A computed fold for a 108-nucleotide RNA from a soil metagenome, annotated as SAM riboswitch aptamer (S box leader). Model confidence (mean pLDDT): 77 of 100. The RNAcentral record of the sequence draws on MGnify.
C1' cells in the first nucleotide's frame, strides 16, 4: 500500500495473579489456576506447493515448508472524523439509532 477480520479449532507441564492492545465506561474470563514460557495437538487457507479452468482472476487439495490463530463480532460502546434517518430549535448546537472512515490485529 493491499487482503481479509459476525467461520473455525484446547489438552499437559512450568508458572502463581492476572487478563481481554493503551485510557474511560460495560460486560465477561481467572486460585475449578490469569499473563508467560515449554511440549503435544488442532483449525485455517495469507504465502508456498499441487490440480482444475483460461495467464489476470476464480475454484480445489495440502500440512513434510513460512507465518497466523485456537472464550464472547476486533467481547461492547466512548475517548477521533464523516454520511444518513429521526427528534428537537427561529436556526444551530444537543439527544438518539444507523452506516463508513480512523485507529487495532493478521498476512503479503
Nucleotide at each position: 500500500u493491499c487482503a481479509u477480520c459476525g467461520a473455525g479449532a484446547g489438552a499437559g507441564g512450568u508458572g502463581g495473579a492476572g487478563g481481554g492492545a493503551a485510557c474511560c465506561g460495560g460486560c465477561c474470563c481467572u486460585g475449578u489456576g490469569a499473563a508467560a514460557c515449554c511440549u503435544c495437538g488442532g483449525c485455517a487457507a495469507c504465502c508456498c506447493a499441487c490440480g482444475c479452468g483460461a495467464u489476470a482472476c476464480g475454484c480445489g487439495u495440502c500440512u513434510c515448508g513460512g507465518u497466523g490463530c485456537c472464550a464472547a463480532u476486533c467481547c461492547c460502546g466512548g475517548c477521533c472524523c464523516g454520511g444518513c434517518g429521526g427528534u428537537g430549535u427561529g436556526a444551530a448546537c444537543g439527544c438518539c439509532g444507523c452506516c463508513g472512515g480512523a485507529g487495532g490485529a493478521u498476512g503479503a